Notes: The part of an RNA shown here (small-subunit ribosomal RNA, 5' domain) has 518 nucleotides and comes from an uncultured Bacteroidota bacterium.
[in-house]
Context: one part of a larger RNA
């Protein structure tokens, strides 16, 4: 020293940490939505307006908006460490071998047309999960032409440069390829640069076993072709027979890696909880697609194990997100509360989502910090206990007692900061939507944190050890018995060691054991 545990004990707050074991199986809720300013449109509800038959019926007119078609998200963020000894991490380098939604900068451009589909309605199947068929409609869904270059590809061809392939520039010819509207606010397409994020590549570092000495056929290397965003046996065909290895290959076990984080004077040694970066998984395995990005925890398909449902024909399902069960285990917590801040997805925005976050509850687990009085007070009081040389000594300024405090406790009263924004109203400046300024708005936690009055020492001390290492002694019981021990040892009739009393010594709301590291 610790994510501890257990035993005996407990008064308060700060600030943290809290399934180390079965990546065991999981009941309920929640945890990713969102936009009507893309679009036909109207199941609910609210409002309006017609119509009579007065309490019904009609109309998307509005406010809104379930479900559907479209967009953007959903690869983020939250979890766990199985599996990996490997370019997995870490570090330092390179891409003349690469991509990059959304954002920002600059230039150009939005033109003219077509057919479908879900909705909705009609039938229809199934137990249910879900489905067929027809009818018919819309869009920023599809599609088709046009235009277009500093974009692709071929072709010719200058010039510079470099690091081999080659790279920039600049001319010339042909060829391909763009778009989406919206009752105006915002989108869209193309290119070129940027940031950001992402992939590859390599040099060196990265456990333990030689009681593991050989290993390997796509293995190694060319050639050509496929694929990729892209380079490469990535992958396939032919072709040589190469590669690895005692500087430790292959095999076998054991492990997620840093930053850190404990210990030490250091050097080292041990560790990888929380926090932060990167990796890898998401009920086993395996497979692609959608997309700017994925081989996707809350997506799909298939295949296995395992729960359910079921009309036996067939279906559902995946906590290693928050909570929270049941098992394991020495052991690790509410089925809370809010979007008020911080961020984040959508949206012009209100504003809706947000078990990320911020709160708040449980636990002395763990630091830190306060309490539990504070000064005087010897007849060194008495009771009791305890030890004696029966004369005392000790417990002891301890206690009564006098004075004072009131932290804290309790009652009352008061009462934050965390909030500046966005929108909104007005001015101001550029000059038509930006920006600055001013007012308004909005707190879960919370009546919370703090502050004040009032009362009255009042509400608050234990656990270990006293034989030597090691601070601290006597007495009775026991009698090699009971028992004690970390070592060394204690114990057989005067035990400072066992069990118990007085008294003492360390620590202190906590002592002590236990486990592990150094």
């Nucleotide at each position: 020293a610790u994510g501890a545990a257990c035993g005996c004990u407990a008064g308060c707050g700060g600030c943290a940490g809290g399934c180390u074991u079965a990546a065991c199986a999981c009941a309920u809720g929640c945890a990713a939505g969102u936009c009507g300013a893309g679009g036909g449109g109207u199941a609910a509800c609210a409002g309006g307006g017609a119509g009579c038959u007065u309490g019904c019926u009609c109309c998307g007119c509005u406010g809104a908006c379930g479900a559907c078609c479209g967009g953007c998200g959903c690869a983020c963020g939250g979890g766990u460490g199985c599996g990996u000894a490997a370019c997995g991490c870490g570090u330092a380098u390179a891409g003349a071998a690469u991509c990059u939604g959304c954002c920002u900068u600059a230039c150009a451009c939005u033109g003219a047309g077509g057919g479908a589909u879900a909705g909705c309605c009609u039938u229809u199947g199934g137990a249910a999960a879900c489905g067929a068929a027809g009818a018919u409609u819309a869009a920023u869904a599809c599609c088709u032409c046009a235009u277009a270059g500093u974009a692709u590809c071929a072709u010719u061809u200058u010039a510079u440069g470099g690091c081999a392939u080659c790279a920039u520039a600049g001319a010339u010819u042909g060829a391909u390829u763009a778009a989406a509207g919206g009752u105006u606010a915002c989108g869209g397409u193309g290119u070129a640069a940027g940031a950001u994020g992402a992939c590859u590549a390599u040099g060196c570092g990265u456990c333990c076993u030689a009681u593991u000495a050989g290993c390997u056929a796509g293995u190694u290397g060319g050639u050509a072709a496929g694929g990729u965003a892209a380079c490469g046996g990535c992958u396939u065909a032919c072709c040589a027979a190469g590669g690895c290895u005692a500087c430790g290959a292959u095999a076998g076990g054991u492990a997620g890696g840093g930053g850190c984080c404990c210990u030490g004077a250091g050097a080292g040694g041990g560790g990888g909880a929380u926090c932060c970066c990167c990796c890898a998984c998401a009920c086993u395995g395996g497979u692609a697609c959608u997309g700017a990005g994925a081989c996707a925890c809350g997506g799909a398909c298939c295949a296995g194990a395992c729960u359910c449902c079921u009309a036996c024909g067939g279906g559902a399902g995946g906590c290693a997100g928050c909570a929270g069960u049941g098992a394991g285990g020495a052991a690790u917590a509410u089925u809370g509360g809010a979007c008020a801040a911080u961020g984040g997805a959508g949206g012009c925005a209100a504003c809706u989502c947000u078990g990320a976050u911020c709160c708040a509850g449980c636990c002395a687990u763990g630091c830190c910090g306060c309490g539990u009085g504070a000064a005087g007070g010897a007849u060194g009081a008495c009771u009791g206990c305890c030890c004696u040389a029966u004369g005392g000594g000790u417990u002891g300024u301890a206690a009564a007692c006098u004075u004072c405090u009131u932290u804290u406790a309790u009652a009352c009263a008061g009462g934050a900061a965390g909030a500046a924004a966005c929108a909104c109203u007005g001015c101001u400046a550029c000059g038509u939507g930006u920006a600055g300024c001013a007012g308004c708005u909005u707190g879960a936690c919370g009546g919370u944190a703090c502050u004040g009055u009032a009362u009255g020492a009042a509400u608050a001390a234990g656990c270990a050890c006293c034989g030597g290492c090691u601070a601290a002694c006597u007495c009775c019981g026991u009698g090699c018995c009971a028992g004690c021990a970390g070592c060394c040892g204690c114990g057989g009739u005067a035990a400072u060691a066992c069990g118990g009393a007085g008294g003492g010594u360390g620590c202190a709301a906590g002592c002590g054991u236990u486990a592990u590291c150094c």

The full RNA is in RNAcentral, with records from ENA, Greengenes and SILVA.